Predicted 3D model of a 686-nucleotide part of an RNA (large-subunit ribosomal RNA, domain II) from a Bacteroidales bacterium. Taxonomically the source falls in Bacteroidales (Bacteria, Pseudomonadati, Bacteroidota, Bacteroidia). Rfam family: Bacterial large subunit ribosomal RNA. Its family is annotated with structural constituent of ribosome and ribosome in the Gene Ontology. Model confidence (mean pLDDT): 84 of 100.
Context: one part of a larger RNA
RNA sequence: GCCUACGAGUUACUCCUCUUUAGCAAGGUUAAUUCCGUUGACGGAAGAAGCCGAAGCGAAAGCGAGUCUGAACAGGGCGUUCAGUUAGAGGGGGUAGACGCGAAACUUGGUGAUCUACCCAUGGCCAGGCUGAAGUUCCGGUGACACGGAAUGGAGGGCCGAACCAGUAGACGUUGAAAAGUCUUUGGAUGAGCUGUGGGUAGGGGUGAAAGGCUAAUCAAACCAAGAGAUAUCUCGUACUCUCCGAAAUGUUUUUAGGAACAGCCUCGAGUUAAGUGUUGCAGAGGUAGAGCUACUGAUUGGACUAGGGGGCUUCACCGCCUACCAAAUCCUGACAAACUCCGAAUGCUGCAACAUGUUUCUCGGGAGUGAGGCGUUGGGUGCUAAGGUCCGGCGCCGAGAGGGAAAGAACCCAGACUAUCAGCUAAGGUCCCCAAAUAUGUACUAAGUUGUUUUAACGAGGUCUGAUUGCACUGACAGCUAGGAUGUUGGCUUGGAAGCAGCCAUUCAUUUAACGAGUGCGUAACAGCUCACUGGUCGAGCGAUCGGGCAUGGAUGAUGAUCGGGCAUUAAGUACAUUACCGAAGCUAUGGUUCACGCUUUUGCGUGAAGGUAGGAGAGCAUUCCAGUUGCGCCGAAGGUGUGCCGUAAGGUAUGCUGGAGCGGCUGGAAAAGAAAAUGUAGGC
Repeated sequence: GCCUACGAGUUACUCCUCUUUAGCAAGGUUAAUUCCGUUGACGGAAGAAGCCGAAGCGAAAGCGAGUCUGAACAGGGCGUUCAGUUAGAGGGGGUAGACGCGAAACUUGGUGAUCUACCCAUGGCCAGGCUGAAGUUCCGGUGACACGGAAUGGAGGGCCGAACCAGUAGACGUUGAAAAGUCUUUGGAUGAGCUGUGGGUAGGGGUGAAAGGCUAAUCAAACCAAGAGAUAUCUCGUACUCUCCGAAAUGUUUUUAGGAACAGCCUCGAGUUAAGUGUUGCAGAGGUAGAGCUACUGAUUGGACUAGGGGGCUUCACCGCCUACCAAAUCCUGACAAACUCCGAAUGCUGCAACAUGUUUCUCGGGAGUGAGGCGUUGGGUGCUAAGGUCCGGCGCCGAGAGGGAAAGAACCCAGACUAUCAGCUAAGGUCCCCAAAUAUGUACUAAGUUGUUUUAACGAGGUCUGAUUGCACUGACAGCUAGGAUGUUGGCUUGGAAGCAGCCAUUCAUUUAACGAGUGCGUAACAGCUCACUGGUCGAGCGAUCGGGCAUGGAUGAUGAUCGGGCAUUAAGUACAUUACCGAAGCUAUGGUUCACGCUUUUGCGUGAAGGUAGGAGAGCAUUCCAGUUGCGCCGAAGGUGUGCCGUAAGGUAUGCUGGAGCGGCUGGAAAAGAAAAUGUAGGC
C1' cells in the first nucleotide's frame, strides 16, 4: 500500500419545550400495590395517594377579576377575554462520559540501585624496559662542621609500553553484524588506578570531581495499577438514494477576538389581508459633486496706493527729502480649502396617486448554519493618488456556479447546467493552417516582423503620410556649375604689431557699380591666402518657413532556451474606418420525456410557471438484522459464491447457467448493535 472484518448523535429520566396521532374534556390522569384470566413484548379490573389545568396580584400579611405602588377614586406595572390533560411517535433542550478517537498533566497506592551514580565490607589484578630522590658506606676536605667525589640505595598522582581501563581523529556502518559497533589512530597504565562478590541510599526522593548527568534501551521529576470514558472554546473522522428551498463571513457585547450570547441573513409550520417591489407623475427634507469667495473664516500671485518699520541724506535740534527694502488696511488682478459657503445639482431617501407584479411583505412558533471572507469596478480614509496593502460606503461576481471566450487562470467578457436528440438561431469572441467559420469587399497607413491578446516615459530625430498658415517663383525662384565680390582705406583709437576678422569707437560713411559688409567663418607674428553675404550668366518648375495630426524610430538592461499559444504573415494573416456573410455556448428555439408549484377540472387530465448549489432546513424512499400476524419456496436443491440477461429516475429489484449442500422468502406492521473510502483508524492476511 491493497483486501476482508470491526469502527462514531446512543440509552436512561414522574425533567422542560414544540409538532403530530388518539382518548376524554372544565376537567384530564392514575403510581406503588392488590385481584382475575392466564404464561407473554401479557390482557382486564380495582386502587384519587399524587400531578397538571380551571385566577391573579403582592416581599408579605392579605385582597381577589382584580391586585401592587400611592394621600389618591390619579397615573403606571402585572393580570382579567383565548382549553386542558393523559398516552404513542417525532424535532430540539437539560442532567448524565452523551457523536467517536486523541493529550501534555494531576492525585493515591505500590515496584525498582541485577543498568548506572556515590558509599560500606571483603577479595583480586597491573608483561617488560627506563630514570635514579632521600638515606647509608668509603675516599677527599675542615680546628670541628660544611662541602666535593665514588659506590650503595630504590623514591615518584615519574618516563616508554602490553594486559586492563578509556574513547582523540578519520573512514566504514546508518531497513547495521550491533536500538551506539568495526577498523586504523589515540589517552591513562603504582594510582584521585582498574576490577569480582556481598550490602546501603527511592521519585519532588536518591546519587552527582556538576553534564540537569544518572536512577534497568525511560528522566527539568522513573516505572506499574487505580481515580478515569480526567479535561480538550483544539485537530481529525462521522457510513444508502432522490426531490424542494437555500445562507453567512455583518452589528452590539464579551479575561473577548480561530469561542460565545442576542440581533441580521436560511428553512419548515400556522395566521393576518393589509402590505412589499418596480415605473411614471406630484409634493417634500437635505448641503455632497461642482462652483464661488469685496458673501464669512482661513490661506494666497502680481501691481497700485499708503499707515508703520528698516536703510540713506540733511540738521545743533525740530522739521524735511530719497528708497529696485519689509509691509497692515484699501483698490485692481490671479487663484486655494475634509473640519470655508453668497450658491448648488444628479442619484438616493420620505409621503401621496396611477399603472405593473402577485405573497415576494408582516406576525407568532419549531430547526439551523454563519459571526476568518475574497476579487473586480466605483465614492473616499490611510499609505508613497505604493502593494495580490489596509479600513469604510454602492454594485457585481467567486465563495456555493458548471458551459463558451481570454493559449493556460476562483473573481475579467458572454451566459445561469431537470433530461434526451447525428435539428435550427445567436452572445462574447472569431473566420491562412494547427482549429469550426472570409486567404471577404472598399479606402488609407505602417517597413519597424512594428505588429499579430503586455511592457514604458521624460527627452531625441530632414523616417514617412496628412492638415492649416505664410514667403519666394517663367519679369526665371531653390539647389548645382561658372564669373565677379572693387575703391577712399592699413577707417579712427589702441598696440611691439592690429591691414574686414585680439579689443574699443562710430552719423558702419562715401565712391564706382549688375553687385560688392569699414565685413560671415577659416587663416597670418602682422600682411598674404581661402570663403561667405551680395550680383551677372547657365539651367528650367516648383522651392522654403512655422504650427498641428496618424503610423513608425532611438531611449529599451535579469539571471536554465527561445518564440505572437505555435506554424508563420508585408497592397497583410499588421493598423484605422466602413460593409456584407458565416462559425460559435449546457443561452434561445424545435421535438419528446421526468418531477414540483399554482389554477381549472375534480374520474382523470389540461393550462401556466419552475427544477445550478456548499453550510443548513424540509419531504419521499431503498437496503440490512430481529419480532408479530399472514402467505409461500426448498435435497426434483435453500442461503451463500460466480457469470450473463432484463426491469426501475436512484438507493436497488429480478430471471437464469455453473458452484454450493439446508435452510429461505413475499405482504402488512413493529423494533434497531441499521448502510464506510478516508479518523498518520483497530485486528488479521498478502